[in-house]
Predicted 3D model of a 74-nucleotide RNA (transfer RNA) from Candidatus Yanofskybacteria bacterium RIFCSPLOWO2_02_FULL_41_13. The coordinates come from a structure-prediction model, not an experiment, and the mean pLDDT is 80. Rfam family: tRNA. By type it is a transfer RNA.
């Protein structure tokens, strides 16, 4: 340099053929429980879905460009 794949919460990942409010587990916060910590129970907070543009009534999803990571070829 070329090709392919991936990028969603602090972490690991879902999200049907584009469709109703983007969710789960762990983590975090508060309360209860305990002599205390942990475990357990209840409740809660946290997202510009990597960036820009476009298509569409509607985009995490489709298209173009860019950035980053991984793999392969040279």
């Nucleotide at each position: 340099g070329c090709g392919c794949g991936c990028g969603u919460a602090g972490c690991u990942c879902a999200a049907u053929u584009g469709g109703c409010u983007a969710g789960a587990g762990c983590a975090c916060u508060u309360u209860c429980u305990u002599g205390a910590c942990g475990u357990g129970a209840a409740a809660g907070g946290g997202g510009u879905u990597c960036c820009c543009u476009g298509u569409u009534c509607g985009a995490g999803u489709c298209a173009g460009g860019g950035c980053g990571c991984g793999c392969g070829c040279a």